Model confidence (mean pLDDT): 81 of 100. A computed fold for a 73-nucleotide RNA from Parcubacteria group bacterium M6-OD1-4, annotated as transfer RNA. The sequence was found in a public genome assembly. Its Rfam family is "tRNA". Gene Ontology term of the family: triplet codon-amino acid adaptor activity.
[in-house]
RNA sequence: GGGCUUGUAGCUCAACUGGUAGAGCGCCGCAUUCGCAUUGCGGAGGUAAGGGGUUCGACCCCCCUCAAGUCCA
Numbered sequence: 001g002g003g004c005u006u007g008u009a010g011c012u013c014a015a016c017u018g019g020u021a022g023a024g025c026g027c028c029g030c031a032u033u034c035g036c037a038u039u040g041c042g043g044a045g046g047u048a049a050g051g052g053g054u055u056c057g058a059c060c061c062c063c064c065u066c067a068a069g070u071c072c073a
C1' cells in the first nucleotide's frame, strides 16, 4: 500500500431481506429481611464509530473517513 471482517446501552451481544432499537449482566427505586444476600416488580441509560448521499422513511443500501482484527505484498 491492497483485500476481507467488525464497530448497536457502562460490559457481552441480538433483531429487523428499509417502517416505534432489544436481551443478559451491571446501575437506581420499591417490596421481601432485624440487616445483607437471593427473589419479585418498576425505572433510568442509545446523535446505532464520524460525515455525506439515495429514499416518503436508513442501524440496514451507496460513497468517503476513523478505529480494531485478519490475510497478501
Base pairs, nucleotide, nucleotide: 001072002071003070004069005068006067007066010025011024012023013022019056027043028042029041030040031039049065050064051063052062053061